[in-house]
A computed fold for a 149-nucleotide RNA, annotated as glmS glucosamine-6-phosphate activated ribozyme aptamer.
It matches the Rfam family "glmS glucosamine-6-phosphate activated ribozyme aptamer". Rfam classes the family as a riboswitch.
Of the family's consensus pairs, 87% are formed in the model.
It was read from a public genome assembly, where an Rfam model found it.
RNA sequence: AGUCUCUAUAUAGCGCCAGAACUAAUAAUAGUUGACGAGGUUAGUAGCUAUCGAAAAUUCGGCGGGUGCUACUACGGAGAUAGUGCUUCGUUAGAUAUAUAUUAAAAAGUAAAAUUAAAAUUAUAACAAAGUAUAUAUCCUCACUAUAU
Repeated sequence: AGUCUCUAUAUAGCGCCAGAACUAAUAAUAGUUGACGAGGUUAGUAGCUAUCGAAAAUUCGGCGGGUGCUACUACGGAGAUAGUGCUUCGUUAGAUAUAUAUUAAAAAGUAAAAUUAAAAUUAUAACAAAGUAUAUAUCCUCACUAUAU
């Protein structure tokens, strides 16, 4: 210096529980449930019930947080170069359409061990949408001044 293994922490659809529901063996107590994954961050301020489907149950209700959207500002990219403006985006830095890729997971069922019980855990077939990437096509690829060709 490199490689491998193990452990801990962090990686925000995340955390929590005063309501509610559920369970109990000491019941003015104790415990359990309270969102299934996919996707997602230039910085600041403000506002807003923050994307996508799965499922159909309290996945009710509430609180906190939050990578979402919109507006403004700053920074940055693209529009030949520089400046000003405008447009559109966010470091893979224009828009639209199509195709392909991007392992869905849980619920339900079955099985296992464990529990007083509720519940939780483990194993297991199948089934999305959005976004993104790639390819193709179409559209956009600007205005003024100066410069270069």